[in-house]
Context: one part of a larger RNA
Molecule: small-subunit ribosomal RNA, 5' domain
Organism: uncultured prokaryote
RNA sequence: GAUGAACGCUAGCGGGAGGCCUAACACAUGCAAGUCGAACGGGAUUGGUAGCAAUACCAUGAGAGUGGCGCACGGGUGAGUAACGCGUAUGCAACCUACCUUUUACAGAGGAAUAGCCCAGAGAAAUUUGGAUUAAUACCUCAUAGUACUUUUUGAUCACAUGGUUUAAUAGUUAAAGCUCCGGCGGUUUAAGAUGGGCAUGCGUGACAUUAGAUAGUUGGUAAGGUAACGGCUUACCAAGUCAGCGAUGUCUAGGGGGUCUUAAAGGAUGAUCCCCCACACUGGUACUGAGACACGGACCAGACUCCUACGGGAGGCAGCAGUGAGGAAUAUUGGUCAAUGGGCGCAAGCCUGAACCAGCCAUCCCGCGUGAAGGAUGACAGCCCUACGGGUUGUAAACUUCUUUUGUAUAGGAAGAAAAAUCUCUACGUGUAGAGAUCUGACGGUACUGUACGAAUAAGCAUCGGCUAACUCCGUGCCAGCAGCCGCGGUAAUACGGAGGAUGCAAGCGUUAUCC
Numbered sequence: 001g002a003u004g005a006a007c008g009c010u011a012g013c014g015g016g017a018g019g020c021c022u023a024a025c026a027c028a029u030g031c032a033a034g035u036c037g038a039a040c041g042g043g044a045u046u047g048g049u050a051g052c053a054a055u056a057c058c059a060u061g062a063g064a065g066u067g068g069c070g071c072a073c074g075g076g077u078g079a080g081u082a083a084c085g086c087g088u089a090u091g092c093a094a095c096c097u098a099c100c101u102u103u104u105a106c107a108g109a110g111g112a113a114u115a116g117c118c119c120a121g122a123g124a125a126a127u128u129u130g131g132a133u134u135a136a137u138a139c140c141u142c143a144u145a146g147u148a149c150u151u152u153u154u155g156a157u158c159a160c161a162u163g164g165u166u167u168a169a170u171a172g173u174u175a176a177a178g179c180u181c182c183g184g185c186g187g188u189u190u191a192a193g194a195u196g197g198g199c200a201u202g203c204g205u206g207a208c209a210u211u212a213g214a215u216a217g218u219u220g221g222u223a224a225g226g227u228a229a230c231g232g233c234u235u236a237c238c239a240a241g242u243c244a245g246c247g248a249u250g251u252c253u254a255g256g257g258g259g260u261c262u263u264a265a266a267g268g269a270u271g272a273u274c275c276c277c278c279a280c281a282c283u284g285g286u287a288c289u290g291a292g293a294c295a296c297g298g299a300c301c302a303g304a305c306u307c308c309u310a311c312g313g314g315a316g317g318c319a320g321c322a323g324u325g326a327g328g329a330a331u332a333u334u335g336g337u338c339a340a341u342g343g344g345c346g347c348a349a350g351c352c353u354g355a356a357c358c359a360g361c362c363a364u365c366c367c368g369c370g371u372g373a374a375g376g377a378u379g380a381c382a383g384c385c386c387u388a389c390g391g392g393u394u395g396u397a398a399a400c401u402u403c404u405u406u407u408g409u410a411u412a413g414g415a416a417g418a419a420a421a422a423u424c425u426c427u428a429c430g431u432g433u434a435g436a437g438a439u440c441u442g443a444c445g446g447u448a449c450u451g452u453a454c455g456a457a458u459a460a461g462c463a464u465c466g467g468c469u470a471a472c473u474c475c476g477u478g479c480c481a482g483c484a485g486c487c488g489c490g491g492u493a494a495u496a497c498g499g500a501g502g503a504u505g506c507a508a509g510c511g512u513u514a515u516c517c
Base pairs, nucleotide, nucleotide: 001516002515003514005513006512007511008510009509012369013368014367015366016365017364018362019361020327025325026324027323029322030321031320034069035068036067039066040065046059047058048057049056050055076280077279078278085205086204087203088202089201090200091199092198095197096196100193101192102191105188106187108142109141110140111139118131119130120129121128122127148173149172150171152169153168155166156165157164158163178185179184206252207251208250213243214242215241218240219239220238221237222236223235224234225233255277256276257275258274259270260269261268262267282303283302284301285300286299305316306315307314308313333359335358336357337356341355342353343352344351345350372403373402374401375400383394385392386391408454409453410452411451412450413449417444422439423438424437425436426435427434428433461506462505463504464503465502466487467486468485472501473500474499475498476497482489483488
């Protein structure tokens, strides 16, 4: 000098930041991922009309279901990992990429079901069985299609060794979906782009040699399988290799980086907040779906734990946001809003969003402001303290006079953050496409800020005073009680202990402790 700090004493205000470092311990409760009726069957409710009524028609279109997209993002944590994990520099002639942009060509003809609804059951529940019936942008078949994929040839050209690009032919294989407010919104396919990812390689990236040998899919080859893709990735066969004192293997420790702290620098220490990458989601394993996961709020199996039960059987996973218990020196509200930014779905309106934006708590840190200013000496009458008893000191301090009003209290006004989308109008126009105008939308918040009124009114502590080190006397104590970072103080005149007066330093803080340079 620094800190995600803690503890003691103290505490007026504002702005900006930060806030479980310990038990990756266990979790009550609520919320954190939905959305689409312009894909589909369906129709609760409500309103209107007609009718005496039953009912019918029109509008509205809830819940549940099929289907699509999303749920792989966003948010959390740092347990594991000394590793191509991370950083950096390259490569893929060995690869994938939903949505988006540009681009090519299409969308023909049929079929069989199934949820829901209905009927009948089982069960305490979770859930579940049978029957009948129905729709689709769900599913299936056929047709059509090439610069797609696969087979076999062929010419040209380029290159980096395997080869790449491309011309022509050959034989096969594979598509689709409609909805509509008639304005639109979608579907299939081709080629490219963009974005995101996968893989490989060089170098760098802890401690210990009181760890010296390690390795059988091990190292290489051939063939096959597998993958989006290369590869012992896997399998069969063949060979016997491969790594290691430039530290293999083993054990311990640890997420990595941008950065942060310190320092003149080199270096050392560190990896909270913010950003990038990685890993994990009660513990261990497995795959399914999908463009993408081996998936935090999905599935299955095993395990530990907790809960419900009618004892037959079931349910759960806060290292999401709040919150609870426990642990600990120690770390906050079971708050508000989707107004903005961003995300998902939707043509849109919109819905969802504990992402985010805000507010609450905490002197935890940084910055700013204040606790008054000027005058005022017979250095006042007093008081405390000291004294050589003359006085000194507290001290311009107070009183008193004048002034100011940050803050405070009250009151009046009152933002920016909002411009888009949407709706309406006008103009241009191939196009609700562009431009212009109007209307509408603010959680924070009656907040920030501004004006006015009042009135010094509401606001100072903490540590130290032997030397280092700025600041000294008296009383008490008597090697006791105690102090102490080091040297050291204390045994009767202690500037070092305890108290008082005074002084010094910093100041809404000041000290102590811990840790780093």